RNA sequence: GGGAAAGAAGCUCUUUUGGUUGAGCGCCGGACUGUUAAUCCGGAAGGAGUGGGUUCGACUCCCACCUUUCCCG
Numbered sequence: 001g002g003g004a005a006a007g008a009a010g011c012u013c014u015u016u017u018g019g020u021u022g023a024g025c026g027c028c029g030g031a032c033u034g035u036u037a038a039u040c041c042g043g044a045a046g047g048a049g050u051g052g053g054u055u056c057g058a059c060u061c062c063c064a065c066c067u068u069u070c071c072c073g
Base pairs, nucleotide, nucleotide: 001072002071003070004069005068006067007066010025011024012023013022019056027043028042029041030040031039049065050064051063052062053061
């Protein structure tokens, strides 16, 4: 330099052809226990990389850019 893939919650992921985005872990409180862990119950907060375009409507489709990973040279 060229090509490909992936960016969503603190982490890992789901999101049925475009129709108002969720779960598990984690966090807080409680039950249980000699204590912790595990298990069970309850609760809080929190997200679509950036900017445009298409559309009545975009995490989803298109373009550019940014970041990470891989391949070629």

Source information
The RNA shown here (transfer RNA) has 73 nucleotides and comes from Pseudobacteriovorax sp. It matches the Rfam family "tRNA". Rfam classes the family as a transfer RNA. The prediction has a mean pLDDT of 81.